[in-house]
Context: one part of a larger RNA
Molecule: large-subunit ribosomal RNA, domain IV
Organism: Crenarchaeota archaeon SCGC AAA471-B05
RNA sequence: UCCGGGCCAAGGAACUCGGCAAAUUGGCCCCGUACCUUCGGUAGAAGGGGUGCCUGGGCUCUUCAGGGUUAACCUGGGGGGCCUAGGUCGCAGUGACAAGGAGGUCCCGACUGUUUAAUAAAAACAUAGGUCCCCGCGAGCCCGAAAGGGUUUGUACGGGGGCUGAAUCCUGGCCACUGGCGGUACGCGAACCCCGGGUUCAACCGGGCUAAGCGCCGCCGAAGGCCGGGAGUAACUCUGACUCUCUUAAGGUAGCCAAAUGCCUUGUCGGGUAAGUUCCGACGUGCAUGAAUGGAUCAACGAGGGCCUCACUGUCUCGGCCCGGAGCCGG
Numbered sequence: 001u002c003c004g005g006g007c008c009a010a011g012g013a014a015c016u017c018g019g020c021a022a023a024u025u026g027g028c029c030c031c032g033u034a035c036c037u038u039c040g041g042u043a044g045a046a047g048g049g050g051u052g053c054c055u056g057g058g059c060u061c062u063u064c065a066g067g068g069u070u071a072a073c074c075u076g077g078g079g080g081g082c083c084u085a086g087g088u089c090g091c092a093g094u095g096a097c098a099a100g101g102a103g104g105u106c107c108c109g110a111c112u113g114u115u116u117a118a119u120a121a122a123a124a125c126a127u128a129g130g131u132c133c134c135c136g137c138g139a140g141c142c143c144g145a146a147a148g149g150g151u152u153u154g155u156a157c158g159g160g161g162g163c164u165g166a167a168u169c170c171u172g173g174c175c176a177c178u179g180g181c182g183g184u185a186c187g188c189g190a191a192c193c194c195c196g197g198g199u200u201c202a203a204c205c206g207g208g209c210u211a212a213g214c215g216c217c218g219c220c221g222a223a224g225g226c227c228g229g230g231a232g233u234a235a236c237u238c239u240g241a242c243u244c245u246c247u248u249a250a251g252g253u254a255g256c257c258a259a260a261u262g263c264c265u266u267g268u269c270g271g272g273u274a275a276g277u278u279c280c281g282a283c284g285u286g287c288a289u290g291a292a293u294g295g296a297u298c299a300a301c302g303a304g305g306g307c308c309u310c311a312c313u314g315u316c317u318c319g320g321c322c323c324g325g326a327g328c329c330g331g
Stems, first nucleotide, its partner, number of pairs: 001326008010317002014315001019312001027051005036041001038166001052088016089093001101310007108302002113125002129164007140151004168296003172227003177224002179220005186215003193208005228246005255289001256286001267283005
């Protein structure tokens, strides 16, 4: 010096990316327990008190013996539990071991669960629930040149596929593009076939007919997706309910926000601190929020992420001592 362990004056997170690590708490009994809430929870919330041993008394369960109308019960001995009073020792009584630190607030995900065997356990996956599409069974979907097989010895309250992701409140506008579905008088549309040409045949050439499909006409967004700009205007100023104009398929509704999304940005205001690029509450011309690529909210839950408080501490001010092991030096 390294590894493991024990203790520490005063301070108590000043350490650090961050209380990482350590410390605190801890079992059981009793009292007591807030906001919020889907009324189940939250909750071991929080916060208090007790706990050893000895002795007396009472109650109770049980066992044995005796008494007793053989039955309630009584007496005596043994064992277990509870209550109560007194005493007693230590710094300390769940005396060792074992054995939650607590609270507040936000983000994300509803939850229990699953995952990168060997650097990631999560906000990722799944989930119940929601919704859309296909399918009437010799079905649809899947495997297989096929035979055949799975779903299924099932039958729409079923099976398959996509998206979303508990509950609650909701889910706005656009069918121009792409896609899906449907329709279609008409147009385009290959070969076969028909007709004609090709020396009378074949190749070949031209014309006709014509399926799917396309054009064309519609419908469909919990289908892929998309959801504007410029001026003027109110008796101070500012702002602009109002008006004009260009333009689109339609011009972002309800909500929500400097957010896991805001460039400028440490935005501005408020809160917390003596001091706060983080945090919380607001504001909103939002570079580039927004409704099942779901929007908002939310009790409970989380080895998830951010912030704060209390307790506690060698994390630190700042280091010291002790024990065990390794290492190094010497013998």